[in-house]
RNA sequence: GCUACCAACCGAACCAUCGCUCCAUCCUUGUGGCGGAGAGGAAAGUCCGGACAGCGCAGAGCAAUGCACCGGUUAAGAGCCGGGUCCCCGGCAUUCUUUGAAUGCAGGGGAACAGACAGUACCACAGAAAAUAACCGCCCCGUUCUCACGAGCAGGGUAAGGGUGAAAAUGUGAGGCAAGAGCUCACGUUCGUUUUGAGUAAUCAACGCGAAGGGUAAACCUUGCAUGCUGAAAUGCCAUGUACACCAGCGCCUGAGGGCUGCUCGCCCGAUGCUGGAGGGUAGGCAGAAAGAUCGCUGCAGCAAUGCAGCGGCCAGAUAAAUGAUGGUUUAGAAACAGGAUCCGGCUUAUGAGUUGGUAGUUUUA
RNA sequence: GGCCCGUUCGUCUAAGGGUUAGGACACCACCCUUUCACGGUGGUGAUACGAGUUCGAAUCUCGUACGGGCUA
Numbered sequence: 001g002c003u004a005c006c007a008a009c010c011g012a013a014c015c016a017u018c019g020c021u022c023c024a025u026c027c028u029u030g031u032g033g034c035g036g037a038g039a040g041g042a043a044a045g046u047c048c049g050g051a052c053a054g055c056g057c058a059g060a061g062c063a064a065u066g067c068a069c070c071g072g073u074u075a076a077g078a079g080c081c082g083g084g085u086c087c088c089c090g091g092c093a094u095u096c097u098u099u100g101a102a103u104g105c106a107g108g109g110g111a112a113c114a115g116a117c118a119g120u121a122c123c124a125c126a127g128a129a130a131a132u133a134a135c136c137g138c139c140c141c142g143u144u145c146u147c148a149c150g151a152g153c154a155g156g157g158u159a160a161g162g163g164u165g166a167a168a169a170u171g172u173g174a175g176g177c178a179a180g181a182g183c184u185c186a187c188g189u190u191c192g193u194u195u196u197g198a199g200u201a202a203u204c205a206a207c208g209c210g211a212a213g214g215g216u217a218a219a220c221c222u223u224g225c226a227u228g229c230u231g232a233a234a235u236g237c238c239a240u241g242u243a244c245a246c247c248a249g250c251g252c253c254u255g256a257g258g259g260c261u262g263c264u265c266g267c268c269c270g271a272u273g274c275u276g277g278a279g280g281g282u283a284g285g286c287a288g289a290a291a292g293a294u295c296g297c298u299g300c301a302g303c304a305a306u307g308c309a310g311c312g313g314c315c316a317g318a319u320a321a322a323u324g325a326u327g328g329u330u331u332a333g334a335a336a337c338a339g340g341a342u343c344c345g346g347c348u349u350a351u352g353a354g355u356u357g358g359u360a361g362u363u364u365u366a
Numbered sequence: 367g368g369c370c371c372g373u374u375c376g377u378c379u380a381a382g383g384g385u386u387a388g389g390a391c392a393c394c395a396c397c398c399u400u401u402c403a404c405g406g407u408g409g410u411g412a413u414a415c416g417a418g419u420u421c422g423a424a425u426c427u428c429g430u431a432c433g434g435g436c437u438a
Stems, first nucleotide, its partner, number of pairs: 001362009012330007020038004025033002027030001040337001044348002047346005052231004059265004064227005069083005084113001085111005091105006114222002119220002121216003135162002137158004142153004170188006189212005195206004235287004246277005257269004294313008367437007376391004384421001393409005414430005
């Protein structure tokens, strides 16, 4: 220098003219003058988690939803950080009989990584069989026919052979057996586990013991943990106005209906009542709502996420809803994606031109 | 602002995770007819897009895009 991957930053600058919203101020109270402030890294999707607000919060039972390796962090989390296990990718090295495969090493990426010996369900086609594996084959016994070899029938044993499939009952070798078989043994594979060592733990290593009868839980489900419900169109208050009338149905204690905010039981309230129709009326304002889990810099603790301390700053606040348009110069040439609506922490998605850093590989030069 | 649901040929729709995604209308070709229509035979044509789970996805899960509904 190039290639691959990962992470971080940036998100135009200046001038002129005309406009918009809010705040402060002035007096001549006006569609006025003057001064100040005025979108983002995602303001987006609304996918998680909170703050905040209202309702609920005697009791019992049943559902529903979400999460799921370990530790840390936080207001909280399906977030983040660190670690473990498994899988994938390209590279290098070694071994083997070529294609290629196996093992090891460092790097990058991913995981919805509790449970398939709690139960149920499903596994198309093919195949004897898809989980209670005997269709063919092999073997034993009985019986019939036959001189015999052998053949037929009935009963039983056997997962070594069949080659189908995504998946076929622990691999290789030896023993053993009527034939076979983890039936036994040796070396392995996977899972579980005692002890010892390392570690907070997940887990790893060594030795020993035991088991091996598949897969799917992003099928139902089981286990553990968590969750009351509803969302600023929540909610509190002020002002204005009207028809406590009319019609229909139900009910008046033998009770319509309502509350207990997912449902049921149960409990409570309940007659100037409940539901529907047509009609009458209002449709304005204030708060919530802009100083906060706040922003910037520095230092300290920590591998990091993050936390603590000090100094400094105040940074949109509308309710038909403002932040724009035109011209010129410049970077880099014609500058992307996109705009607040209660607020905040994350995640995801969109995004111009570039810059920086890290890891691995490779090439050249020194 | 908040909440919920959906997307399959051109249109309307079917499909318990499993054969080549089925049907109707429409379209195209041929037959029938003097011709058109009707009718008959055959054909073209789709799971919105991108990932994942699984042996296998229209179906299950996640994300994106588009559309619809409820709510004062």
Molecule: RNase P RNA; transfer RNA
Organism: Chitinophagaceae bacterium